[in-house]
Context: one part of a larger RNA
């Protein structure tokens, strides 16, 4: 030194475990912000470093409810207190809420520095306290240049905006890798990314629609039609609609004609402006004549609030059963009981009847959500005539683009850019070039719940999901640490049923250990469940 056996050390695999995580389902809820948000800094405790809470009224203050014996957070200890005159805790509402941050008096290297004005205190201060002072938009009022009127500008007041938010939504800008087995049209993809905007949803939406000889009747979403019709270096690939079945269901308001009031202008009987009435349709409306004048409808605007529900809770059956072994009974033996409750968790081992609960009932002073009836308000006729009105730089055309499943194609339809440019109800658009017939619908103004999307947040539930190299990056941490910075980003769980966490003695400076003691166990002793292997040591045997 090798091998073997035995005993140890180191190490932390494996098994078991779960306060953590993952995914999904359901319900609720869905914006916050100049009344200063989101997020922070700094403070705040008798002793207080961190976390949590809170804000100079600082682990808290007030009120109203709930609960009912303990309490002064995690978190022990010392000291000192509170509480049945109801503390602590839970819920609702309120008060306080430093400084930074949109940050907004000015500045600034965020959490700091320095001001103006007003008021109060003060003898005064280069004093203190409180309040206030950003910008932009809109509206009203005042003031008012060059420049006469005016306008610009300025000032005041009022209202709003600003910033944040997980995804969802609408809009603007808009890639490349990739695929086409290369690559350029094409694809990826109107995706990612960036920007703007809104809301609890958003967008769309009451036919200038879809159809086809029959008709339907706003929008949205799902199933289907259908990988069809088509598009396509007819490659790769892209990919409808009509129709059918469902979810939901809701329709409205202006502009104009005409009438009335007010005002302005002048050409003095017209024009314009404004307010009110009127009116909203493709079976139109106005005006004139005639006839009717009350039923009905109403998410539409407001009021109203029956009731339902959320934000604390409460009640809740049946063994304080007996026995043996055991550290311990819930397991075993024996004997009972409840069950609208034998879901689950805990309790020294496996508990329907021990505890929390569960089934089932029940509850709100205060705040929130939904919301019926009712009330107010609003909307609703018929016949004939007349030909007054019905959205113009619009429709449409040309050019070059974009969107439509549709790549310029026979290319309709929709959108905006440049140029041209109608008709006006005897009118106009569409029906996939275009024309005719026919059918269908009224553009160039606006609003509109629900069915749909998403899940930051709350609650409940489920799992042929994980179980500490897994599962979120985190059993917690965006911490430690790295980086100038943007940013990157860990490791780390387990004594025991209960600390009963080892008084006392001995060796030692201590660390550590030996006794004693606790415990079922200390080969559970805090480097603490189990404790594999690698690796190391000791003893014995054996080989060289």
């Nucleotide at each position: 030194a090798g091998c073997a056996u035995a005993g140890g050390g180191c190490g932390g695999a494996u098994g078991c475990c779960c306060u953590g995580g993952c995914a999904c389902c359901a319900a609720g809820c869905g914006c916050c912000g100049a009344u200063g948000a989101a997020g922070g800094a700094c403070g705040u405790g008798g002793c207080a470093a961190g976390c949590u809470g809170c804000g100079a009224a600082a682990a808290g203050c007030c009120a109203c409810g709930g609960u009912g014996a303990g309490c002064c957070g995690c978190a022990a200890g010392c000291a000192g207190g509170c509480u049945u005159c109801g503390a602590c805790c839970c819920g609702u509402g309120g008060a306080u809420g430093u400084c930074c941050g949109a940050a907004u008096g000015u500045g600034g290297a965020a959490a700091c520095a320095c001001g103006g004005c007003a008021u109060a205190c003060g003898g005064a201060a280069g004093g203190u306290a409180u309040g206030u002072c950003a910008g932009c938009a809109u509206a009203a009022g005042a003031u008012g240049a060059a420049u006469c009127c005016a306008u610009a500008g300025u000032c005041u007041u009022a209202u709003g905006c600003g910033g944040g938010g997980a995804a969802c939504c609408c809009g603007g800008u808009g890639a490349a890798c990739u695929g086409a087995a290369a690559c350029a049209u094409c694809u990826a993809a109107g995706u990612a990314a960036c920007c703007g905007g809104a809301g609890g949803a958003a967008g769309a939406g009451a036919a200038a629609g879809u159809a086809a000889g029959a008709a339907c009747g706003a929008u949205u979403c799902c199933c289907u039609c259908a990988g069809u019709a088509g598009c396509g270096g007819c490659g790769a690939g892209c990919g409808a609609a009509c129709g059918g079945g469902g979810a939901a269901g809701a329709g409205c308001c202006c502009a104009a004609a005409c009438c009335a009031g007010a005002g302005a202008g002048c050409a003095u009987g017209c024009u314009c402006u404004u307010u009110g009435g009127g009116g909203u349709u493709g079976c139109g409306g106005g005006c004139c004549g005639g006839c009717a004048u009350a039923a009905u409808c109403u998410a539409u605007u407001g009021u109203g609030g029956a009731g339902u529900u959320c934000u604390a809770g409460u009640c809740g059956a049946a063994u304080a059963g007996g026995g043996a072994a055991g550290g311990a009974a819930a397991g075993c033996c024996c004997a009972g009981c409840c069950a609208g409750a034998g879901a689950g968790c805990g309790u020294a081992a496996c508990a329907g009847c021990c505890g929390c609960g569960u089934a089932g009932a029940u509850g709100a002073a205060a705040g929130g959500a939904c919301a019926a009836a009712g009330c107010a308000g609003g909307a609703a006729g018929c016949c004939g005539g007349u030909a007054c009105c019905a959205g113009a730089g619009u429709a449409c055309c040309g050019c070059a683009g974009g969107a439509c499943a549709c790549g310029a194609g026979a290319a309709a339809u929709c959108c905006g850019g440049c140029g041209g440019g109608a008709a006006g109800c005897a009118g106009g658009g569409g029906g996939g070039a275009c024309c005719a017939c026919c059918c269908u619908c009224c553009a160039a103004g606006g609003c509109u719940a629900a069915a749909u999307a998403c899940g930051a947040c709350u609650u409940g539930g489920u799992g042929a999901c994980c179980g500490a190299u897994a599962g979120c990056g985190c059993a917690u941490a965006g911490u430690a640490c790295c980086g100038u910075g943007a940013g990157g980003g860990a490791a780390a769980g387990g004594u025991g049923a209960a600390a009963a966490g080892a008084a006392c003695c001995c060796c030692g400076g201590g660390a550590g250990g030996g006794g004693a003691g606790u415990g079922a166990a200390a080969a559970a002793g805090a480097a603490c469940c189990u404790g594999a292997a690698a690796c190391c040591c000791u003893a014995u045997g054996u080989u060289u």